[in-house]
């Protein structure tokens, strides 16, 4: 220098054919306990890396760019 893959909640990830943004763990609150842990009920938390395009509508399609991984040279 070139190819491929990944980027979504604090962490690990799902998201199918373009239309509802989600799970587990973690965090907060209540109940339970003498107290803690565990359990249970509920809750908060999102610029879908970034910029632009297509579309009535984009996490999803297209382009650019950044970072990381990997392969080739």
């Nucleotide at each position: 220098g070139g190819g491929u893959c990944a980027u979504u909640a604090g962490c690990u990830c799902a998201g199918u054919u373009g239309g509802g943004a989600g799970a587990g763990c973690g965090c907060c609150u209540g109940c339970u306990u003498c107290g803690c842990a565990a359990g249970u009920a509920g809750g908060a938390g999102g610029u879908c890396a970034u910029c632009g395009g297509u579309u009535c509508a984009a996490g999803u399609c297209c382009g650019a760019c950044a970072u990381g991984a990997u392969c080739c040279a």
Transfer RNA from Liquorilactobacillus mali KCTC 3596 = DSM 20444, 73 nucleotides, folded computationally. Its mean pLDDT, the model's own confidence on a scale to 100, is 82. Rfam family: tRNA. For this family Rfam cites "tRNAscan-SE: a program for improved detection of transfer RNA genes in genomic sequence" (Lowe and Eddy, Nucleic Acids Res, 1997). About the family: Transfer RNA (tRNA) molecules are approximately 80 nucleotides in length. By type it is a transfer RNA. The RNAcentral record of the sequence draws on ENA.